[in-house]
RNA sequence: UCAUGUCGCACGGGAGAGAGCAUCGAGAGAUGCCGCCGAAGGAGCAACCGCCCCGGAAACUCUCAGGCACAAAGGACCGUGCAAAAACU
Numbered sequence: 001u002c003a004u005g006u007c008g009c010a011c012g013g014g015a016g017a018g019a020g021c022a023u024c025g026a027g028a029g030a031u032g033c034c035g036c037c038g039a040a041g042g043a044g045c046a047a048c049c050g051c052c053c054c055g056g057a058a059a060c061u062c063u064c065a066g067g068c069a070c071a072a073a074g075g076a077c078c079g080u081g082c083a084a085a086a087a088c089u
Base pairs, nucleotide, nucleotide: 001087006084008082009081010080011079012078013077018034020033021032022031023030024029035068036067037066041064042062043061044060048056049055050054
């Protein structure tokens, strides 16, 4: 210098699924059983890609984890801003 190609931070948006049954509890909640959800994380297959021995790979699949009235929290991803590293000089 670069400001998005990586990582991080802040703000905004952000879905799905039982107000299930039983027990404890004043309540908020907790535990167990059954039934569900996929967009934290994790795992699997694979189009594809590569430096082609091997490796990287999804919003697909599984549901270990997580979640399932409102609310709160979380939330892949998207937008905006900031900054660091790398890179270049």

The prediction has a mean pLDDT of 78.
A computed fold for an 89-nucleotide RNA from uncultured Neomegalonema sp., annotated as Glycine riboswitch aptamer.
Its Rfam family is "Glycine riboswitch aptamer". Rfam describes the family as follows. This family represents the bacterial glycine riboswitch.
The source organism's lineage runs through Bacteria, Pseudomonadota, Rhodobacterales, Neomegalonemataceae and Neomegalonema.